[in-house]
RNA sequence: UCGACGAAAGGGCAAAGCGACUGAAAAGUCGUGACGCAAAGCUAAAGGGCCUAAAGUUGUCAAAGGACAACCAGGGCAGCCAGUUGCCGAA
Numbered sequence: 001u002c003g004a005c006g007a008a009a010g011g012g013c014a015a016a017g018c019g020a021c022u023g024a025a026a027a028g029u030c031g032u033g034a035c036g037c038a039a040a041g042c043u044a045a046a047g048g049g050c051c052u053a054a055a056g057u058u059g060u061c062a063a064a065g066g067a068c069a070a071c072c073a074g075g076g077c078a079g080c081c082a083g084u085u086g087c088c089g090a091a
Stems, first nucleotide, its partner, number of pairs: 005089002012037002017032006035079001041084003047081002049077003056071006
């Protein structure tokens, strides 16, 4: 110095809930709040997986509208795995 690893120190992020806003929804943003996290930093069509289904297609009931169901993502989730970058330096 690099890798593995994870004591200490300096710190960092922020679950659920609640409030406001955006969205058809999943979900997101801000505030509050801390369940936890050595990457709970970043990356989402162009690695896997999961969630939603407005519009669209098909079917059924209605038979003017409309309602229900199925399919469908380049719409979402990185605190599911994964890829990638990285603070510190005891055993």